A computed fold for a 1378-nucleotide RNA from an uncultured bacterium, annotated as small-subunit ribosomal RNA. Its mean pLDDT, the model's own confidence on a scale to 100, is 83.
[in-house]
RNA sequence: GACGAACGCUGGCGGCGUGCUUAACACAUGCAAGUCGAACGCUGAAGCACCCAGCUUGCUGGGUGUGGAUGAGUGGCGAACGGGUGAGUAACACGUGAGUAACCUGCCCCUGACUCUGGGAUAAGCGCUGGAAACGGCGUCUAAUACUGGAUACGACCCAUAGAGGCAUCUCUUGUGGGUGGAAAGAUUUAUCGGUUGGGGAUGGACUCGCGUUCUAUCAGCUUGUUGGUGGGGUAAUGGCUCACCAAGGCGACGACGGAUACCUGGUCUGAGAGGACGAUCAGGCACACUGGAACUGAGACACGGUCCAGACACCUACGGGUGGCAGCAGUCGAGAAUAAUUCACAAUGGGGGCAACCCUGAUGGUGCAACGCCGCGUGGAGGAUGACGGUCUUCGGAUUGUAAACUCCUGUCAUCUGGGAGUAAGGCAUGGGUGUUAAUAGCACACAUGAUUGAUAGUACCAGAAGAGGAAGGGACGGCUAACUUCGUGCCAGCAGCCGCGGUAAUACGAAGGUCCCGAGCGUUGUUCGGAAUCACUGGGCGUAAAGGGAGCGUAGGCGGCGUGGUAAGUCAGAUGUGAAAUCCCGGGGCUCAACCCCCGGAACUGCAUCCGAUACUGCCGUGCUAGAGAGCUGGAGAGGCAACUGGAAUUCUCGGUGUAGCAGUGAAAUGCGUGGAUAUCGAGAGGAAGACCAAUGGCGAAAGCAAGUUGCUGGACAGUAUCUGACGCUGAGGCUCGAAGGCCUAGGGGAGCGAAAGGGAUUAGAUACCCCUGUAGUCCUAGCAGUAAACGGUGUGCGCUUGGUGUGAGGGGAAUCGACCCCCCUUGUGCCGGAGCUAACGCGUUAAGCGCACCGCCUGGGAAGUACGGUCGCAAGACUAAAACUCAAAGAAAUUGACGGGGACCCGCACAAGCGGUGGAGUAUGUGGCUUAAUUCGAUGCAACGCGAAGAACCUUACCUAGGCUUGACAUGCAUCUCUAAGCGCGUGAAAGCGCGUGACCCUUCGGGGGAUUUGCACAGGUGCUGCAUGGCCGUCGUCAGCUCGUGUCGUGAGAUGUUGGGUUAAGUCCCGCAACGAGCGCAACCCUUGUGUUUAGUUGCCAGCACGUAAAGGUGGGAACUCUAGACAGACUGCCCAGAUCAACUGGGAGGAAGGUGGGGACGACGUCAGGUCAGUAUGGCCCUUACGCCUAGGGCUGCACACGUACUACAAUGCCCAGUACAAUGAGAGCCGAGACCGCGAGGUGGAGGAAAUCUGUAAAACUGGGCUCAGUUCGGAUUGGAGGCUGCAACUCGCCUCCAUGAAGUCGGAAUCGCUAGUAAUGGCGCAUCAGCUACGGUGCCGUGAAUACGUUCCCGGGUCUUGUACACACCG
Repeated sequence: GACGAACGCUGGCGGCGUGCUUAACACAUGCAAGUCGAACGCUGAAGCACCCAGCUUGCUGGGUGUGGAUGAGUGGCGAACGGGUGAGUAACACGUGAGUAACCUGCCCCUGACUCUGGGAUAAGCGCUGGAAACGGCGUCUAAUACUGGAUACGACCCAUAGAGGCAUCUCUUGUGGGUGGAAAGAUUUAUCGGUUGGGGAUGGACUCGCGUUCUAUCAGCUUGUUGGUGGGGUAAUGGCUCACCAAGGCGACGACGGAUACCUGGUCUGAGAGGACGAUCAGGCACACUGGAACUGAGACACGGUCCAGACACCUACGGGUGGCAGCAGUCGAGAAUAAUUCACAAUGGGGGCAACCCUGAUGGUGCAACGCCGCGUGGAGGAUGACGGUCUUCGGAUUGUAAACUCCUGUCAUCUGGGAGUAAGGCAUGGGUGUUAAUAGCACACAUGAUUGAUAGUACCAGAAGAGGAAGGGACGGCUAACUUCGUGCCAGCAGCCGCGGUAAUACGAAGGUCCCGAGCGUUGUUCGGAAUCACUGGGCGUAAAGGGAGCGUAGGCGGCGUGGUAAGUCAGAUGUGAAAUCCCGGGGCUCAACCCCCGGAACUGCAUCCGAUACUGCCGUGCUAGAGAGCUGGAGAGGCAACUGGAAUUCUCGGUGUAGCAGUGAAAUGCGUGGAUAUCGAGAGGAAGACCAAUGGCGAAAGCAAGUUGCUGGACAGUAUCUGACGCUGAGGCUCGAAGGCCUAGGGGAGCGAAAGGGAUUAGAUACCCCUGUAGUCCUAGCAGUAAACGGUGUGCGCUUGGUGUGAGGGGAAUCGACCCCCCUUGUGCCGGAGCUAACGCGUUAAGCGCACCGCCUGGGAAGUACGGUCGCAAGACUAAAACUCAAAGAAAUUGACGGGGACCCGCACAAGCGGUGGAGUAUGUGGCUUAAUUCGAUGCAACGCGAAGAACCUUACCUAGGCUUGACAUGCAUCUCUAAGCGCGUGAAAGCGCGUGACCCUUCGGGGGAUUUGCACAGGUGCUGCAUGGCCGUCGUCAGCUCGUGUCGUGAGAUGUUGGGUUAAGUCCCGCAACGAGCGCAACCCUUGUGUUUAGUUGCCAGCACGUAAAGGUGGGAACUCUAGACAGACUGCCCAGAUCAACUGGGAGGAAGGUGGGGACGACGUCAGGUCAGUAUGGCCCUUACGCCUAGGGCUGCACACGUACUACAAUGCCCAGUACAAUGAGAGCCGAGACCGCGAGGUGGAGGAAAUCUGUAAAACUGGGCUCAGUUCGGAUUGGAGGCUGCAACUCGCCUCCAUGAAGUCGGAAUCGCUAGUAAUGGCGCAUCAGCUACGGUGCCGUGAAUACGUUCCCGGGUCUUGUACACACCG
């Protein structure tokens, strides 16, 4: 795109078409084939005329005559057409083109001749009779255009014969002669219609042939009337059509035979075409008529509405027997997703009969039903902004629906109503005159005139009028493909979906709504078919790796085939003729108001087939030549080519003998095993089998499989040279035949050293039917067979030709040169590597093609199922060859790219390991977490990167949790309205408090308008530590202070991408240098910033005190000083700058000098692109959702502190490098007003009293370890301090749950910590104390700073962990936790 469609939703009108695709299932009822009296005998109605009777004088009855309706029958023609269906049929059934010299043809046309004379029956009818019926039987009467005898015979047929023609039979003709058997019908209106026999035509049919016509080889052989002949028979006619006899043929890989499917064609749909699919309607042909068979009649049938027989089914029956055939038109049942009225008319067209009128006609013409299809029309048009209401969305401003509606002015198609109203009709009949025919003014024919007439559709089309916008719009879609987007609901549910795919709480994808898009009386869905699909490739594909080269050769059929010449004209080309039905398609024109898959006319076309006449280049065929292809001959050399026989050595094993002693063997380590009965080792002798070290190679040979010690014999092929011969003898090759590794054979016979499936044992392991080890049977070897497969691979079929090169190597020949060679150059033939053009998806191939061509063969057509099943063939078997489908998936696959990963490789780094020091893990306690418990033990954080974390401080508060009591515009904000000034405050009652109730209390400013503030009530709203960190912002952690991450332009690649950024060095560093199809740039690194280490300078109080002076018990206490320390500003200094060495000239590295400091001096701040949906909605902010007398707020008490247990982080220890006592020395950071608090006094002490000084370089604070001296003497202690009792202190409203501190007493575990594990590279670890934040106080042993004392070790990068760069493999990409 299309459809004989169906289904869903919807549905106004008309025109033209179409309508059981399924059950060729079964059918009730009606109709679908009759007609002719001008062939015939009967019957004899109405009407008319006459007569008679009755009589209600115009009716009834009867009779006669006329008349001829009607009924059945004889006879003629028709019934073989028309109409239906597609079951069968793979066939001369159909299509197309020929043939019949092998044929027939009623009615029709033209034409010749004839139509004479007789006869006997029979139906109907009548009578009798059988049967339920259907249907008969007997007797008797009768007619014909029914039947029949005889006569005639141009012609027909047979025989003989002349001529002409043709295609072998034969045909024709004026023929000539002879023979044979046959015709006829009448009717009537008297002029026609008939009848018989010939000839011709037309039409229709019959038969024969060429070509075309589906799938299947998992159908390979079929056939006995089969194939042919002779002779009978039969037919309209040829013919095994049939029969007798004879012969043994006929068909088949160009697909016989069998199976499946199927009416064929013109054409229809699609397609650019070639094709593909189909064969409804219309037209041509065929076949069929309940199923099967058969003939009769006839011009024609083996007959849809005929006959006979058989069968199934159905119906009637008196059970004896009969009847029927819708695949005609309607209609019914059934089946089905599904397909219509039991309609009207013969008016037209056509058919049958008839002289005709006319009759018949479910053919046909019409109408009806169905949106089933195509086409046309309408459902209104113009104006109309306040851009109305409503709806939807919203950033709350508005936007959109939308000129859409309302409203105003119009129009009148269709439908409705009223009125008018066709065409399709031509004819036929009657009358009249005319012409022709004729003897004729009969008749008939023709045309004319007049008259009365013929319409189913239909009162329809059409026309006119009327009324009123009045009666007439839906369907699908809106994630991409694909035109069209928002909100709500839902929450991997419900659902959608053609493919990809949507949906797990912000869904443009589900459902709804609004809006939009597309089409529109339709719109979607489903099914089928063609296209896209070059995805079966003729046009027009492929086979190295994606599916695909047969394992290899020989060779049959077939296909293809060198150069020249002659002939032929089959293919081929050109022209002509015939045919290719009509319809359809195309073009032109015309008609329905337009249009149509509508109708009419003309043209073109129908690409085909046949015939004739030509052309002869190419192909074929028939001849005749040639030598370039191919082959033969001769001369050579190379070779693991094949077969057979023989020979030799090394090694393993075994046997015997000698020597010799305790192990051997084996493995990652072992064990099984062997060995004192003497192994292994070693020497000698012997046996036996198998295999052939070195040479050896990218080497040679062979068709492939394959071939390797040596010698001999037999034998195949290739190559080179020569140019003697043949003369296309060639290439490929379906079937076929042969060869064919290893393994196998429950084939047979030998042989058997080593190795070694199976088997046994030992190990390994969770297991180990394996890998490893010890044994070991078939087998491996030979002979004779079978089998026929391999990653049988170059994953590349064979042959021939052509197309730039370089460089090896095997074999042969030639040239030059040489004494002769080698080297060198050239040719041929093998075998390799690298590469150009070209090809290829890329990888790659590249004269040995995967390039460019030709010839032939094999094979492929998504993955799996499956190289499987079934069948067949082969095989002893194992199995091989051939080879599907159901079902299932949306992929499977190839090559390359970027990452990631690897128990891959290379290089490098890091307290990563190693080397060290000190810890953790064991104890007690503190603290956090899990778990358990609980009314609640609020919440979050969960490997590193949660766990002394949020929390820089939970007794109340905090507090978010629980219990209980309360409040409801609220504890807090803003606005509006309202009430009052009762406010605040104070007091009382109740209560645990909050709260509730009561009393008292009469605010402030004022320009007198009011304003501020507050209360009550109500409304908007507040409020939420409720949920979602996977909706977010912001901030943070982590990889990681790791050295990386990118961009522009250019270049390369079909592309993803690459290059740059890789490489060689170097660095802490993508730091720098060199090189390079790259050149530059950005974010990172480094530096700039702070601090610390040195110096200079400026300044000199609250800090300092060298010198001068005063002064104290002592003290910068005082005057003074500005040197020093210090304070805090500025500046200097360090840059591989200098020297040596290394390297490449460089970056740089190693060493050195100077210097306070040396190679980023130390430390800090600073964190690239990104990763982890990392963490946080409970810090704040914030979308969405949720609660609103509660999930909000207040209060009291409790809980967050709960304890069988587990883990993390710490503190204190276990002691003598220690503890205790006494003495004594030296800091820095920092803090202080509800604060720090001196001296003094009290207390053993915590602390108290007190209050000088201090908003601070001014005041406040014993630094400790260390050091000196003494004690303790290795013990659960003078270690350790938990726990508990008692007594106190401090803070605070309050220390019970649940604070800290002090004193006295008590004095637990613990004697250095299993597996495992952490930190640290120098002022570091370790160790000692001192501050600060939070804070009323404090569970701080935490955090964060400060100063003191102050080490050890690093050979090195194999390993563990993490990271970086390059490279490699990948079936990973959520990326190996794959």